[in-house]
RNA sequence: AAUUCUUCACGGGGCAGGGUGCAAUUCCCGACCGGCGGUACAGUCCGCGAACAAAAGGAAAAUCCUUUUGCCGAAAUGGUGAAAUUCCAUUACCGACAGUAUAGUCUGGAUGAGAGAGGAGAUUA
Numbered sequence: 001a002a003u004u005c006u007u008c009a010c011g012g013g014g015c016a017g018g019g020u021g022c023a024a025u026u027c028c029c030g031a032c033c034g035g036c037g038g039u040a041c042a043g044u045c046c047g048c049g050a051a052c053a054a055a056a057g058g059a060a061a062a063u064c065c066u067u068u069u070g071c072c073g074a075a076a077u078g079g080u081g082a083a084a085u086u087c088c089a090u091u092a093c094c095g096a097c098a099g100u101a102u103a104g105u106c107u108g109g110a111u112g113a114g115a116g117a118g119g120a121g122a123u124u125a
Stems, first nucleotide, its partner, number of pairs: 002124001004122005010116001017029003031105002033095002035048004043093002052070007075091005097108003
């Protein structure tokens, strides 16, 4: 330095203030937030994860587990530069499921899962 394996802990943020109403952090004005890898520094480019749906299998059975498939939001303009849909400026836009007065922000599945990144050990040359 590289390969594969074992193991350990880590691994998501956010409605201030006001209006209507019996009731809303859910509506209206307004405020706020941005997982992981790649790439000139990215919520909106490329890819991944979570969530949601279906099928097949496992299991005594299940609301459980595994695999596969499906689904999977949103940005333009100008400037600088060798290089940026990533920086700077301006103006926009987006956000699973269940519950509840209609939720990106509350409560819940979740003290879960996980892209991934790191520590330690082993192995090979």
The RNA shown here (FMN riboswitch aptamer (RFN element)) has 125 nucleotides. Rfam family: FMN riboswitch aptamer (RFN element). About the family: The RFN element is a highly conserved domain that is found frequently in the 5'-untranslated regions of prokaryotic mRNAs that encode for flavin mononucleotide (FMN) biosynthesis and transport proteins.